[in-house]
Predicted 3D model of a 69-nucleotide RNA (Fluoride riboswitch aptamer (crcB RNA motif)) from Thermoflexus sp. It matches the Rfam family "Fluoride riboswitch aptamer (crcB RNA motif)". On this family, see Ren et al., Nature 2012: "Fluoride ion encapsulation by Mg2+ ions and phosphates in a fluoride riboswitch". The family has 289 seed sequences and 2,293 matches in Rfam 15.1.
RNA sequence: GACACCUCAGGCGAUGAGGCUCGCCUGUCUGUAACCGCCGGAUUCCCGGCUGAUAGCCUCUACCCUCUC
Numbered sequence: 001g002a003c004a005c006c007u008c009a010g011g012c013g014a015u016g017a018g019g020c021u022c023g024c025c026u027g028u029c030u031g032u033a034a035c036c037g038c039c040g041g042a043u044u045c046c047c048g049g050c051u052g053a054u055a056g057c058c059u060c061u062a063c064c065c066u067c068u069c
Stems, first nucleotide, its partner, number of pairs: 008027006016060006037050005
């Protein structure tokens, strides 16, 4: 000096918030990165339809359905 790993910090994981866990991106600078659902028609534009507030678990809130008072 370089690389890898670990720790730490920030960000991200198709709609909000919190806790825990997981994954991904970044950490010299510049430009950037991780991320931005599915189906059909037309086929880059556009039109129609469908599921989910989670990456996963739990809770709250919003929405939807059913039942009871």